[in-house]
C1' cells in the first nucleotide's frame, strides 16, 4: 500500500427484493415447585422518560416518502496478495 470479507440488545444470530429492527436461542429478573440447589415451568427482559413520547443496527454525511439494506468517506477486526 492494493483487494475482499465482517460490524445489530448483556451473548450467539435472524430480518427473504429498501416497508413493524431485534424472530429464535442463550443469560438475567420475579413467581411456582423443592427443606435446599439444580432441572423444568409461568410471566417479563434494547436505552431514557412519572407517562405521552423519543432515541437506538460500528462513526459520519447522501439517496429516498421510508434504509440492518443502496451509494461516499472514516474507524475497528480479520483474510489474500505484494
Nucleotide at each position: 500500500g492494493u483487494c475482499g470479507a465482517u460490524g445489530u440488545g448483556g451473548u450467539g444470530g435472524a430480518a427473504c427484493u429498501g416497508g413493524u429492527a431485534g424472530a429464535c436461542a442463550c443469560g438475567c429478573a420475579u413467581g411456582a415447585u423443592u427443606c435446599a440447589g439444580g432441572u423444568u415451568c409461568a410471566u417479563g427482559u434494547g436505552g431514557a422518560g412519572a407517562a405521552a413520547u423519543c432515541c437506538u443496527u460500528g462513526g459520519g454525511g447522501g439517496u429516498u416518502c421510508g434504509a440492518u439494506u443502496c451509494c461516499c468517506c472514516c474507524c475497528a477486526u480479520c483474510g489474500a496478495c505484494a
This is a predicted structure of an 82-nucleotide RNA (transfer RNA) from a Candidatus Gastranaerophilales bacterium. The prediction has a mean pLDDT of 80. Lineage of the source: Bacteria > Bacillati > Candidatus Melainabacteria > Candidatus Gastranaerophilales.